The prediction has a mean pLDDT of 87. A computed fold for a 692-nucleotide part of an RNA from an Oligoflexia bacterium, annotated as large-subunit ribosomal RNA, domain II. The organism belongs to Oligoflexia, within Bacteria.
Context: one part of a larger RNA
RNA sequence: GCCAGUGAGUUAAUGUCAGUCGCAAGGUUAACCCGACGAGGGGGAGCCGUAGCGAAAGCGAGUCUGAAUAGGGCGACAGAGUGGCUGGCAUUAGACCCGAAACGUGAUGAGCUAGGCAUGACCAGGUUGAAGCGUCCGUAACAGGACGUGGAGGACCGAACCGGUGCCCGUUGAAAAGGUCUCGGAUGAGUUGUGCUUAGGGGUGAAAGGCCAAUCAAAUCACGUGAUAGCUGGUUUUCCCCGAAAGCUAUUUAGGUAGCGUCUUAUGGAGAGUCAUCGGAGGUAGAGCACUGAAUGGGCUAGGGGCCUUACCGGGUUACCAACCCCUAUCAAACUCCGAAUGCCGAUGAACUUUACCCCAUAGGAAACAGACGGCGGGAGAUAAGUUUCGUCGUCAAAAGGGAAAGAACCCAGAUCGCCAGCUAAGGUCCCAAAUUCUAGACUAAGUGGGAAAGGAUGUGACAACCCACAGACAACCAGGAGGUUAGCUUAGAAGCAGCUACCCUUUAAAGAAAGCGUAAUAGCUCACUGGUCGAGGGUUGUUGCGCCGAAAACGUAACGGGGCUAAAGUCUAGAACCGAAGCUGCGAAUGCGAUACAUCGCUGAUGUAUUGCGUGGUAGGGGAACAUUGUCUAAGUCGGUGAAGCUGGAGCGAGAGCACCAGUGGAGAUAUGACAAGAGCUGCUGCUGGC
Repeated sequence: GCCAGUGAGUUAAUGUCAGUCGCAAGGUUAACCCGACGAGGGGGAGCCGUAGCGAAAGCGAGUCUGAAUAGGGCGACAGAGUGGCUGGCAUUAGACCCGAAACGUGAUGAGCUAGGCAUGACCAGGUUGAAGCGUCCGUAACAGGACGUGGAGGACCGAACCGGUGCCCGUUGAAAAGGUCUCGGAUGAGUUGUGCUUAGGGGUGAAAGGCCAAUCAAAUCACGUGAUAGCUGGUUUUCCCCGAAAGCUAUUUAGGUAGCGUCUUAUGGAGAGUCAUCGGAGGUAGAGCACUGAAUGGGCUAGGGGCCUUACCGGGUUACCAACCCCUAUCAAACUCCGAAUGCCGAUGAACUUUACCCCAUAGGAAACAGACGGCGGGAGAUAAGUUUCGUCGUCAAAAGGGAAAGAACCCAGAUCGCCAGCUAAGGUCCCAAAUUCUAGACUAAGUGGGAAAGGAUGUGACAACCCACAGACAACCAGGAGGUUAGCUUAGAAGCAGCUACCCUUUAAAGAAAGCGUAAUAGCUCACUGGUCGAGGGUUGUUGCGCCGAAAACGUAACGGGGCUAAAGUCUAGAACCGAAGCUGCGAAUGCGAUACAUCGCUGAUGUAUUGCGUGGUAGGGGAACAUUGUCUAAGUCGGUGAAGCUGGAGCGAGAGCACCAGUGGAGAUAUGACAAGAGCUGCUGCUGGC
């Protein structure tokens, strides 16, 4: 992992609500007793109701407060309760099931391991050679030295033994800590046998929170115990009707809970929505500068500064700063002289819609109080975020279908079921791939389309304005492009052309005291300007359509889904046709709710049939109706050896859970119908047990 079995809202008491039954101004017994541990009977204590008000005494359709015959509060002026049964929910109990880490009590452990005590045991071999002692040398005597002897040491090397340094192997191991190689100690704080001892907030510890039986920041076992778990997981058949929320407020509250909002069921009441018209409240968008502030330039001119004048007083001046005022141009969530659109409140309407949909009340049951994205209006942020926080609408959540290649939240559209029928939406119609290689007119040459900015450009189409042009434009070619003069200054030089100043005059068809190259300076080559050749358009600017550059990323084209596409299969304009969904239509069927008619019944109603209208996506969740399993009654019935249950196979029936029938197997029980009672339905819980 698979299969089979097993596996989770139960029971009791109390309360509350609904259904149903009995009795009813009443209803009902409890313990207990009789009885067969039964059925049944007895039992009226008590409880609920029939009257309230007051703290109470108490009074009473009233009463309390109060001085009150006042006012006010709570009541009455009427009418329903009560006891069973069944079900929903709550409370108390383990209370739907499984799950802690922990806490407490009492026991069991030192045969593992830590320390201690007692008593025993063990350490091949080799090396070094302390003290002491002896002899000799030596000293005045010591000291000291040499050689011997000697055999010390938490001494040395190295087996047993004890350990466990490094790599590797092993890692469902040979082993729940090992193996080969290597390595440390190996007469010591050594190792080890046996016996004894210290016990759980306790021991022991050359101290690592180590060890105390494969368990240790508090052992193990049993019990308290089904501890508690606002947490996680799981929670078992079917069909039908409705269908949420992720908000507000509060919270030792924030992933919990309560009240309200939203959903559902029952009962009752009432209209409601849209549109039009009319009447309202309001200070947003916009706008404005009248207030509060911000803020541009100018004018006018207080005040201040500078400069000049002045003994002082004062005076003059100012491209300085600058209030008020005037002109001009602006800005504001916490500015407003103004001021919408929507939205909101109300009225009117023989309007329209409607199964009273919507709304309100009471009562039972909830779920939910983590929301997400998109559009619009804001705040925070960086006018960042698949960011965060509000408002409002939509979708998802809880929504399938078609489109967007793929894609909760985008576009279209809301799936009751069936059909080898039709029409459309978004989006599409060359092939993949259903439908036009459709019609007419334009644009694009970039594969732009099919990713991007500032900025850049004789790309190309359209439009406009201005200028030049057969008295010859624009381009090209031929020719001229001169003189005063090398202008003056400067400078070594400065001659059109380093720099400064000036930029005139003449001859001319025209020619700058020179626009560029060039020279040391000249020279030289062009240009402006002019004539000629040529012969028809040329130039500048603006607006606009579509394009171009700007344009670099990591596996492989890879920025149209692909193929591929160029008078498109691209883009724009206009048009025709078609395809295209679970949308709409057609035909058939089911079902919920409403209406109508008829029938039946126990007749305010229910059920059935027919017609008709509107519905039937759905998570949490509410409501309704059913199926199956086990047992009991029905049942001394019915079925069964002429073959029960169970099992296997089969194209039957039913909306489904399921139910028949036939055949085989099996070999002795099963059970209709209507009720009742539950250990009553499994794919899930790293569920449990077994098998594979």